[in-house]
Parts: sequence; structure tokens; C1' cells
RNA sequence: GGAGGCUCCGAGGCGGUCGCUCCCCGGUGACGGGGAGAGGAAAGUCCGGACUCCCACGGGCAGCAGGCUCGCCAACGGCGAGGCGCGGCGACGCGACGGAAAGUGCAACAGAGAGUAAACCGCCGGCGUUCCUUCGGGGACGUCGGUAAGGGUGAAACGGUGCGGUAAGAGCGCACCGCCCGGCCGGCGACGGUCCGGGGCACGGCAAACCCCCUGCGGAGCAAGACCGAAUAGGGGGGCGCGACGCGGGUCGCCCGUCCCGCCUCCGGCGCGCGAGCGCCGGCGCGUUCCCGGGUAGGUUGCUCGAGGUCGGCGGCAACGCCGACCCGAGAGGGAUGACCGCUCCCGGCGUGAGCCGGGGACAGAAUCCGGCUUACCGGAGCCUCCGACC
Repeated sequence: GGAGGCUCCGAGGCGGUCGCUCCCCGGUGACGGGGAGAGGAAAGUCCGGACUCCCACGGGCAGCAGGCUCGCCAACGGCGAGGCGCGGCGACGCGACGGAAAGUGCAACAGAGAGUAAACCGCCGGCGUUCCUUCGGGGACGUCGGUAAGGGUGAAACGGUGCGGUAAGAGCGCACCGCCCGGCCGGCGACGGUCCGGGGCACGGCAAACCCCCUGCGGAGCAAGACCGAAUAGGGGGGCGCGACGCGGGUCGCCCGUCCCGCCUCCGGCGCGCGAGCGCCGGCGCGUUCCCGGGUAGGUUGCUCGAGGUCGGCGGCAACGCCGACCCGAGAGGGAUGACCGCUCCCGGCGUGAGCCGGGGACAGAAUCCGGCUUACCGGAGCCUCCGACC
């Protein structure tokens, strides 16, 4: 000088004025005094739980999610440590990282050929025709074969290098490297190993394609749930009254009376009366009054002491666990946590200097609580490590 990793702070600090929410004390009350009052992400609501209600005998299918190993944790798709692969000189970073010798399927473009694969160019051999010839042979074309070493296509073409071998070639043979299978050793394990033995070597890729294997999963959510509970309307029940001495219209300037006209004797049973009708019982309708129950508005609760925090000790590489002491740090519900003033703070410029001028202070804001992940963020602080150069 550059780089990698981890942790922390973060509308900065002090003072003043006026407000908001909750709690405590005093006061009948108005009010007065005191105390507390957003975050590292309170966010996205992506995982996992606590809690509550509903459902629930058990099992299976389907569906969804997870997927190297061991551990931590209440649980997790989180965290720690490790293995393997890839990237980086390195510190370190990233990885859906089970199965493709169960089955089905897919592979654009290019390419001759994309899977028990393929002969386009090339290389080699046989045969035929033709040309040349120094008569040994050679070239061109055609045809039938061999060949995966070379070229070419592609993301990918059935191990790599070398020697031998061959007509040319090829694990065809051999050496080394790699690979597969078994054993042994180390490790709890994933896995690793110079080790030993066997095998020329096959079994290409994709499962973030279907699928197979293993593991997990009931639903809804604090607007959960519990308690109190009006007004108005409506529901149920009881008591009383009425169901004709009535109502409407005309005559009239208005009222009363008279007269005229219209509506109308609630239904059923029994009894009494010559009869109009009357009495009792039951029902129906209307009115009035009282009672009961449900829901709504509203109020209370759930509500914040909890897998809690700080410090110390012990165990563990660590995540984390155990023990002890101390602390209590928001609880709103149309939803508080704010506004203003002064000084100071940060950055840039000017100035010898006191200072002056300009700019800036992010992302965002609790809503039942907790553990994570992810995303956003002006600026600042600390620690450890790596690489390069110089002394």
C1' cells in the first nucleotide's frame, strides 16, 4: 500500500420551553409532584416455536417441505465444528452436496455421429479403370473393407503420458498416473490413507425432469381466546284490557244534538234465556305492562417476568450448557414516544490565527411474545489475519 474475516456504535452531546402515552403518590375534583417511554434491523412476514381456540382411535394414499457428517437448540430450512468439490498466490469465500450398474424421459445450435454411438476430412489394405515411368514402382478416380491415433463440430464424442506393437491403428501388450471392487488401518461419522490383493477399464451428462429412498408436517391465528354488556330493532313467556254504548261520511260558516247513508257484531265448545242476547272455558288478533335469552356498539382481560438481561466462575475447539450474584428496560388500541430555541459535533473551502462561508446527520419506526434468516442503511470505532514492497 492492497486485501480477507469478526464485533460494536449509529437522527450525536449539553441546557431550556411547550406537549403526548403508561405507572406510582397526594387530592372529592380540577389538578399537582415523581418515574419510565422504539430498533439493529421494530421491516419483509420467509422459516421455527410458545400461547389460545377448533378438530382428533389408529394406519395408509395423495400433497408440501427438507436432504454430506457429527453436535447445539424448545424447535428450525438456523447455528457451530468437520468432510468433499469448486474459486483464490494467500487470509478466506461459495456449494439443493442422497440415488443415473430400478424404470421412463431430455439434450437447442453445430456436427458424419448424442449413447452398448458414430467413418465427414484424414490414415491403411484389397479390387477395378486410367495416366506416368528410370520397369522397382508411383499418381488420380471409383468401389469394398479396416481404423476412434490426428483434424473438425459441440457444454459433452467410451481415461492421460510414454514405449512396444501393427498394413494403419486401438488397454492390443507393458510402465507410471488415474479409475473400479474387496480387505486392512485411522476417524463416533461424512470420509481419508502412502498400505495389501484383484480387475485393462467398464458404468458418459441431467433428478433446480418425472421418479426412487429417508425424515418431518392436523387447521386457524391475539381481529386467537375469556368476562361484563347497553340504546334501538327483532325473538320467547306471563298478567291485564278491548273485540261495539264503535267508526266513517252527508246535512252545517263552526260546534253540539237530531235525522239519513255506509262499515261492522273475531273463531270454537258448553250452559241459561221465548228472543235481541248473556255467562263460563279455550283459541286468535290488537293494545299495554313486566320478565327472560341471544347478538351488536362499547368496556375489561389476554399484556408483557421472559427458552429475559448484565457480570463472574466452571465444562466444551465452538455453537452452547451448568452454577452464583445483581437488575426489571414501552405496553398504545384512530394507535403515545414529538416540536422549537441556544451552544456544541462531522465534512469541504478560505484565512497565520481567532474565525467566516457552504453543505450534511442514513435506513427506518413497536402492536401477543420469543429464536433465526433475508433485505435496507449517511457515517464512525475496535480487534485478528493474509499478500506485496521497503527499512
Molecule: Bacterial RNase P class A
Organism: Candidatus Multivoradales bacterium